[in-house]
Context: one part of a larger RNA
RNA sequence: CUGGGCUUAAAGCGCGUGUAGGCGGCUCGGCAAGUACUUUGUGAAAGCCCUCGGCUCAACCGAGGAAUUGCUUGGUAUACUGCCGGACUUGAGGCGGAUAGGGGUGCCUGGAACUCUAGGUGGAGCGGUGAAAUGCGUAGAUAUCUAGAGGAACGCCUGAGGCGAAAGCGGGGCACUGGGUCCGUCCUGACGCUGAGACGCGAAAGCGUAGGGAGCAAACGGGAUUAGAUACCCCGGUAGUCUACGCCGUAAACGAUGCGCACUAGGCUUUUUUGGUUAUUGACCCCAUCUGUGCUGCAGCAAAUGCGUUAAGUUGACCGCCUGGGGACUACGGCCGCAAGGCUAAAACUC
Numbered sequence: 001c002u003g004g005g006c007u008u009a010a011a012g013c014g015c016g017u018g019u020a021g022g023c024g025g026c027u028c029g030g031c032a033a034g035u036a037c038u039u040u041g042u043g044a045a046a047g048c049c050c051u052c053g054g055c056u057c058a059a060c061c062g063a064g065g066a067a068u069u070g071c072u073u074g075g076u077a078u079a080c081u082g083c084c085g086g087a088c089u090u091g092a093g094g095c096g097g098a099u100a101g102g103g104g105u106g107c108c109u110g111g112a113a114c115u116c117u118a119g120g121u122g123g124a125g126c127g128g129u130g131a132a133a134u135g136c137g138u139a140g141a142u143a144u145c146u147a148g149a150g151g152a153a154c155g156c157c158u159g160a161g162g163c164g165a166a167a168g169c170g171g172g173g174c175a176c177u178g179g180g181u182c183c184g185u186c187c188u189g190a191c192g193c194u195g196a197g198a199c200g201c202g203a204a205a206g207c208g209u210a211g212g213g214a215g216c217a218a219a220c221g222g223g224a225u226u227a228g229a230u231a232c233c234c235c236g237g238u239a240g241u242c243u244a245c246g247c248c249g250u251a252a253a254c255g256a257u258g259c260g261c262a263c264u265a266g267g268c269u270u271u272u273u274u275g276g277u278u279a280u281u282g283a284c285c286c287c288a289u290c291u292g293u294g295c296u297g298c299a300g301c302a303a304a305u306g307c308g309u310u311a312a313g314u315u316g317a318c319c320g321c322c323u324g325g326g327g328a329c330u331a332c333g334g335c336c337g338c339a340a341g342g343c344u345a346a347a348a349c350u351c
Base pairs, nucleotide, nucleotide: 004322005321006320008304012319014201015200016199017198021194022193023192025088027086028085029084030083031082033081034080035077036076037075038074041071042070049065050064051063052062053061054060091191092188093187094186095184096183097182098181099180103177104176105175106174107173108172109171110154114150115149116148117147118146119145120144121143125136126135162169163168206247207246208245209244210243211242215241216240220236221235222234223233258318262314263313266296267295268294270292274288275287276286300307301306324351325350326349333344334343335342336341
């Protein structure tokens, strides 16, 4: 380099925006760079290969040819690729109308529960477990009522339901704001797809500074259990969990399935839209349709599990990644980080 692969065997970057690059709809004209044919020069000799010849043969030697798949000059062709110019609308985008939604950010606000504080009632237990004990309580606990304070999370609705690129998003209201889908088919006229680097986002834990701290709770202390118990159970409890700003950049970041286009039987459920039908206006229902989300399943694929118009089917475009197990999500070096550490990434040796 060719070739084979990536749901589960090794292998899809956590996700996006996008630079270079790669690839790119339909049509007309031009050029002739790629391309094809032809041609010029060159591609040393020897060798290899073919033919003929010389040593009695052969090795060896001589002659001619072929080959040297390359580069190059001129000419011709113009289907395809390319370049230049013109036209097009189906890809893409815009415009107008409509629509669903826990999409995002900020501010305001509500009730339930919980803990605490003050007061009333009350008077001996409460709590906890398999059983207990530590713990709390006559300095009046638990229980109950009233008032107040505080922080965090939002029950029912809630759905195999919705939204988002992913991470993720759920009380209510307001403001600002992103995206999607459907209908119309008025406009632009290939403006597209992918995307090495790069840049941005990125659960939880963790880090820095300043706040906050109800509940929960690593660490830690105590009580149990036990042969022991650095655990499981119980009583406490600090970081943390919350907010702002700044870092970190990792996860079974999973559909273990990269992204976008096209094509290829159906059946059932659900979501959004549009049109129709029925009907007293309307809604529900029903039919068709678009978008999304699920189940089942033909063909096909697959080692099987299974996938199956949301493909793991059938094609082509682009990117990423894999190459026996261990050593090794390591060492060294480099880059990043406050640190923790992250990214990149071997070898000896061994089976």

Description
The part of an RNA shown here (small-subunit ribosomal RNA, central domain) has 351 nucleotides and comes from an uncultured prokaryote.